[in-house]
RNA sequence: UUCUUAUUGAGAGAGGUGGAGGGACAGGCCCAGUGAAACCUCGGCAACCUUGAGCCAUAGCGCUCUUCGGUGCCAAUUCCUGCAGGAUGACUCCUGACAAAUAAGAA
Numbered sequence: 001u002u003c004u005u006a007u008u009g010a011g012a013g014a015g016g017u018g019g020a021g022g023g024a025c026a027g028g029c030c031c032a033g034u035g036a037a038a039c040c041u042c043g044g045c046a047a048c049c050u051u052g053a054g055c056c057a058u059a060g061c062g063c064u065c066u067u068c069g070g071u072g073c074c075a076a077u078u079c080c081u082g083c084a085g086g087a088u089g090a091c092u093c094c095u096g097a098c099a100a101a102u103a104a105g106a107a
Base pairs, nucleotide, nucleotide: 001107002106003105004104005103006102007101008100013042014041015040016039017038021031022030023029025082026081027080028079043074044073045072048070049069052065053064054063055062056060078099083096084095085094086093087092
């Protein structure tokens, strides 16, 4: 990098360095010198994988704890839309894909 599977309406930020961008892409709409990205420290959320403990007559691809470790994440639903279908007089709304992100496995 590609492929497969699962999940994505919940949750969780302070300090230091830094100095203008950031929210994947495009359009929109936002965030940002009351300090963006990035890096560091500490903290937190979560429960995908590993370890551990516990539960039961559905013994399971089960549930609970969140204990050790590996990731991930900590503005806005994945910020909204993008393609297709449906509802509505219209604004707009709904559903499913695509795309993206993350985890685990494979090539």